[in-house]
RNA sequence: GCGGGUGUAGUACAAUGGUUAGUAUGCGACCCUUCCAAGGUCGAGAUGCCGGUUCGAUUCCGGUCACCCGCU
Numbered sequence: 001g002c003g004g005g006u007g008u009a010g011u012a013c014a015a016u017g018g019u020u021a022g023u024a025u026g027c028g029a030c031c032c033u034u035c036c037a038a039g040g041u042c043g044a045g046a047u048g049c050c051g052g053u054u055c056g057a058u059u060c061c062g063g064u065c066a067c068c069c070g071c072u
Stems, first nucleotide, its partner, number of pairs: 001071007010025004018055001027043005048064005
């Protein structure tokens, strides 16, 4: 330099154009317990960035950034 893949809560993953973007764990509050742990209820928290297509984009397209793999 070229090609391919991935990018979503703190972390690990779902979501094949129509949502309230979900699950686990972590975090906070409360309940339970003499206290702690465990358990239960509730809550906050996310689509790498910039554009395009579309009535509607996490999803499709282009660019860009980061990481991984391969080739030279």
Source information: Transfer RNA from a Patescibacteria group bacterium, 72 nucleotides, folded computationally. It matches the Rfam family "tRNA". The sequence is in RNAcentral, with records from ENA. Lineage of the source: Bacteria > Bacteria candidate phyla.